[in-house]
Context: one part of a larger RNA
RNA sequence: GUUUGACCUCAGAUCAGACAAGGAUACCCGCUGAACUUAAGCAUAUCAAUAAGCGGAGGAAAAGAAACCAGCAGGGAUUGCCUCAGUAACGGCGAGUGAAGCGGCAAGAGCUCAAAUUUGAAAUCUGAUACCUUCGGUGUCCGAGUUGUAAUUUGAAGAGGAGUCUUCGGUUUGGGUCGUGGCCUAUGUUCCUUGGAACAGGACGUCGUAGAGGGUGAGAAUCCCGUACACGGCUGACGAUCUCUCGCCAUGUGAAGUUCCUUCGAAGAGUCGAGUUGUUUGGGAAUGCAGCUCUAAAUGGGUGGUAAAUUUCAUCUAAAGCUAAAUACCGGCGAGAGACCGAUAGCGCACAAGUAGAGUGAUCGAAAGAUGAAAAGCACUUUGAAAAGAGAGUUAAACAGUACGUGAAAUUGUUGAAAGGGAAGCGCUUGCAAUCAGACUUGCCUUUGGUCGAUCAACGUUCCUUCUGGUU
Repeated sequence: GUUUGACCUCAGAUCAGACAAGGAUACCCGCUGAACUUAAGCAUAUCAAUAAGCGGAGGAAAAGAAACCAGCAGGGAUUGCCUCAGUAACGGCGAGUGAAGCGGCAAGAGCUCAAAUUUGAAAUCUGAUACCUUCGGUGUCCGAGUUGUAAUUUGAAGAGGAGUCUUCGGUUUGGGUCGUGGCCUAUGUUCCUUGGAACAGGACGUCGUAGAGGGUGAGAAUCCCGUACACGGCUGACGAUCUCUCGCCAUGUGAAGUUCCUUCGAAGAGUCGAGUUGUUUGGGAAUGCAGCUCUAAAUGGGUGGUAAAUUUCAUCUAAAGCUAAAUACCGGCGAGAGACCGAUAGCGCACAAGUAGAGUGAUCGAAAGAUGAAAAGCACUUUGAAAAGAGAGUUAAACAGUACGUGAAAUUGUUGAAAGGGAAGCGCUUGCAAUCAGACUUGCCUUUGGUCGAUCAACGUUCCUUCUGGUU
């Protein structure tokens, strides 16, 4: 000086981008780590490098391209199976434990850093921003970075120099292939009967590469959904793949391979190793791991299943890293099936089940399925305060009435029958009663068939005759 301001400080809300500590855990990896048991006792041993516990992942994990196996005319990452083999070996050498090389299969795949002066030029990368043909590209500007980002090289090498020849990229459209979704495709509802309903019985058909199964008012190939054909057809701005095709961009004194050389050739440290302690292993003068002490080398180092010295040979190259498949799977997600169970079974749970409930708590933990084809779930009247009852009504059925299919037993009420001194009950024998089944006899009724007889009616006919007549 300003009062809708400036500066400082504090608090809160919002918040680009980034992160996930929790749950689950069948399989996997890393730690930690028992005892029951067995040894007919028990201590080493065994159970067991197991269970419980802790931590961490993935669709698989882990392991993995030899400091390997071997001892051969050598093999050649890892993983899994068969075999090796209940063998070698370990073991109060007791009980017991217990591999590996080879060989045969499954599957197969190889690679990357650190360590070099690009040194005539950090050639590398994040971010912001603009544009575009947007899993990204190009330009611009900050930033990271010389205490080292790229290119090149990884031991089977490789670099450097000299020389000959050989081979090439990206993207888009359409089609193909593989995978994965969706859709598609036969034949009676004809007649009669029963019934509430025909999906039943009878009659006449039809399809069948379909007569699996389910639904529909009772046993439905043929009514509906499906089912067979099927390694089919159509379809999806669904995925993968690269072969073919259409178009566009690029085509470099670039990249890769190959031969030769009086040129070079870097390769992982408190690690290898030694001692000791513990643990582990089939690993035994120490298989692996861990702690402590000591602690290397560079024609070096490790391994070569009995310690040490000398020597020779063989074989790899540790102390850095990535890597599909074959393999595992009582969890999750998505499917298919069954000589499985069928509501006291099968999961504890077929149902509002880890529920109701119990316990301070850790924890324990049930019972409980079925009206009917369809609610048509009883309108209305009447008695009653109501519940309910009596009628009425629905239904095939209410003796199926939301305490509902069927509705056993002990037990209870009511009705009928029988018995009753020595409890009831039980056994044997006999009689009576009731009920049921069967046989026989008799009577009556109904229906149908046959025979005989009588009678009646109708018709035909003889005789008589009064006549709606009598008679044969």